[in-house]
Context: one part of a larger RNA
RNA sequence: CUGGGCGUAAAGCGCGCGUAGGCGGUUUGGAUAGUCAGGGGUGAAAUCCCGGGGCUCAACCCCGGAAUUGCCUCUGAAACUUCCAGACUUGAGUGCAAGAGGGGAAAGCGGAAUUCCAGGUGUAGAGUUGAAAUUCGUAGAGAUCUGGAGGAACACCGGUGGCGAAGGCGGCUUUCUGGAUUGCAACUGACGCUAAGGCGCGAAAGCUAGGGGAGCAAACAGGAUUAGAUACCCUGGUAGUCCUAGCCCUAAACGAUGGAUGCUAGGCGUGGCGGGAGUCGAUCCCCGCCGUGCCGAAGCUAACGCGUUAAGCAUCCCGCCUGGGGAGUACGGUCGCAAGGCUGAAACUC
Numbered sequence: 001c002u003g004g005g006c007g008u009a010a011a012g013c014g015c016g017c018g019u020a021g022g023c024g025g026u027u028u029g030g031a032u033a034g035u036c037a038g039g040g041g042u043g044a045a046a047u048c049c050c051g052g053g054g055c056u057c058a059a060c061c062c063c064g065g066a067a068u069u070g071c072c073u074c075u076g077a078a079a080c081u082u083c084c085a086g087a088c089u090u091g092a093g094u095g096c097a098a099g100a101g102g103g104g105a106a107a108g109c110g111g112a113a114u115u116c117c118a119g120g121u122g123u124a125g126a127g128u129u130g131a132a133a134u135u136c137g138u139a140g141a142g143a144u145c146u147g148g149a150g151g152a153a154c155a156c157c158g159g160u161g162g163c164g165a166a167g168g169c170g171g172c173u174u175u176c177u178g179g180a181u182u183g184c185a186a187c188u189g190a191c192g193c194u195a196a197g198g199c200g201c202g203a204a205a206g207c208u209a210g211g212g213g214a215g216c217a218a219a220c221a222g223g224a225u226u227a228g229a230u231a232c233c234c235u236g237g238u239a240g241u242c243c244u245a246g247c248c249c250u251a252a253a254c255g256a257u258g259g260a261u262g263c264u265a266g267g268c269g270u271g272g273c274g275g276g277a278g279u280c281g282a283u284c285c286c287c288g289c290c291g292u293g294c295c296g297a298a299g300c301u302a303a304c305g306c307g308u309u310a311a312g313c314a315u316c317c318c319g320c321c322u323g324g325g326g327a328g329u330a331c332g333g334u335c336g337c338a339a340g341g342c343u344g345a346a347a348c349u350c
Base pairs, nucleotide, nucleotide: 004321005320006319007304008303012318014201015200016199017198021194022193023192025088026087027086028085029084030083031082033081034080035077036076037075038074039073040072041071042070049065050064051063052062053061054060091191092188093187094186095184096183097182098181103177104176105175106174107173108172109171110154115149116148117147118146119145120144121143125136126135162169163168206247207246208245209244210243211242215241216240220236221235222234223233258317259316260315261314262313263312266295267294268293269292270291271290272289273288274287275286276285299306300305323350324349325348332343333342334341335340
C1' cells in the first nucleotide's frame, strides 16, 4: 500500500466560521473528456506458461503458440459521471405572521445571609471536637436589639425543564444583540454538504498591570491525632477567588459516540408552536412539526449495551488508530512574559 477499525479494547480534533480540494437534487437538448465496443499500429529478444523436439534422463538447449493485463490511433455507442445551453422546485435561502427561552453584552436596582464597625440590654462563658486543645472573652465576649460599612452569591420557583456550536448560562429592570422553532407558501432557483491549511471562541488554575477584598481558602503558622503525621480533624491565614484591560489554550473540554443527508415497528413522559374536537372556558382527547428523556421490534455488538436523538441499513467529506514500557519524553521547529502549549521520535527493553 491493500485491508481492518475508532461508546468501554489503540483510535472522533474541546467547539465553531470558512479557503483550497473532494462530493453533490429533478429534467430536456447538445458535446464526447472519463466509460464501453470493434479495427489498426506498437508492446525487442531471452525469461515465465502451454504444445512439440534434441543431448541415454534431467538440468540445459531448439521450434511453435500463448502471454506481454500497457500505450498510441481510427471508427462507433451515449445509459452513467463530466462539460455547455435551457427548464424545474422537493435541497438551501429570503419574505410575512406568531409565540418560547438562565443565548450574549452593557448599565441600573433589590432582598436574605455572612463578616466588620458604632451604640443599647446583659453576664460568664463562647467556640470547636470522637474527645480536646490552639482561639475569642471581665479592657465585657457569645446571646439579643438598633443603626451603619463592604464584598460576593442570588434561597423558594427549579424540573433526566429551557437556551447555546462548544466552553457554558439562573434575583429584578432597561437598552443593544445572536440563534432556533412553528405557521403561510409570496420570492430566488441547487445558491448545497464536508472541510487540509487559515481565522475565531474556549471551564478551572496560572501570568501582566491597575483596582477590590465580605465569605471561602492552596501556601504558611499553631492545636490535636499518631510509632511518625510534612495528612485526614480543629483554630487562624496569604496568594487566589471578584472587577477592568491583556495573555495563557489545557481538561474525565464526556454522550469517553466528528459533521451532513435519506431509509428502517412501536409504547410511555416532558418543553415549544400549530391544527382538529370540545358544555368551544379551563381541562382533557386526537393529529402534525421541532426539541428533550425512559423502555423496547428488526437489526447491530466480543459482551455490556445501542436501538427514528442508532452503536441499525446506506452515501459523501474530514480527523484519528496500528503491541506494552521508554514517552506525550528527547531533539528540532513554532507559539508564550513565564508556567508551559502544539508538533513529536529513537536506542534499549518485555